A computed fold for a 185-nucleotide RNA from Alkalicoccus saliphilus, annotated as Lysine riboswitch aptamer. The sequence was found by an Rfam model in a public genome assembly. The source organism's lineage runs through Bacteria, Bacillota, Bacilli, Bacillaceae and Alkalicoccus.

RNA sequence: AGUGAGUGUAGAGGCGCACUGCUUAACAGUAUGCUUUCGGAGGGAAUGGAGUCCCUGUGAAAAGAGCAGAAAGGAAGAAGUGCCGAAGCAGAUUUAUUCUCCUUUAGUAAAUUCUGCUGGGACUGUAUUGAAUAAAUACAGUACUGUCGUACAGCCAGAUGGCUGUAUGGAGGGCUAUCUCACGC
Numbered sequence: 001a002g003u004g005a006g007u008g009u010a011g012a013g014g015c016g017c018a019c020u021g022c023u024u025a026a027c028a029g030u031a032u033g034c035u036u037u038c039g040g041a042g043g044g045a046a047u048g049g050a051g052u053c054c055c056u057g058u059g060a061a062a063a064g065a066g067c068a069g070a071a072a073g074g075a076a077g078a079a080g081u082g083c084c085g086a087a088g089c090a091g092a093u094u095u096a097u098u099c100u101c102c103u104u105u106a107g108u109a110a111a112u113u114c115u116g117c118u119g120g121g122a123c124u125g126u127a128u129u130g131a132a133u134a135a136a137u138a139c140a141g142u143a144c145u146g147u148c149g150u151a152c153a154g155c156c157a158g159a160u161g162g163c164u165g166u167a168u169g170g171a172g173g174g175c176u177a178u179c180u181c182a183c184g185c
Stems, first nucleotide, its partner, number of pairs: 002183005008178004014084001016083005022077003032068006042055004046104001048102004087118006093111006119145002122142008147170010
């Protein structure tokens, strides 16, 4: 030289990734509030049980009409910031929260947490989630792209090397450079 280990350090991929506030569309003329008509006793605080509280014959729920009329989650855009397992998705665990206690296949939020899957974006189809024709995820496929391996060809070299092209395969626990440690020489 080489082999192995260390998500040590630095770096690349490109319609690359996330976050932040802003703008826009959509959600939606929906939820909700008020007024009114009808109605005639119940309704609300996520589910079921128990409790407690609140509204209610000064008229509950349900239904109709009128007026006013959102937001969250999800998305897109340009900008800024941080980045290159960036990150996303699924599941688990724990904690907090949705009036109190118990409960549930419930909702929401969080975590230097754990496990699994995905190299990257684009497009097509199907399914699921979704208000959605946005979007996301999964599977199948298409062409492309970075990277490494293999085969072949060409060129340079003459080192078992390098470069280019074609075909094919792999996966980010990858790849390039470098460092450290171990083995080995």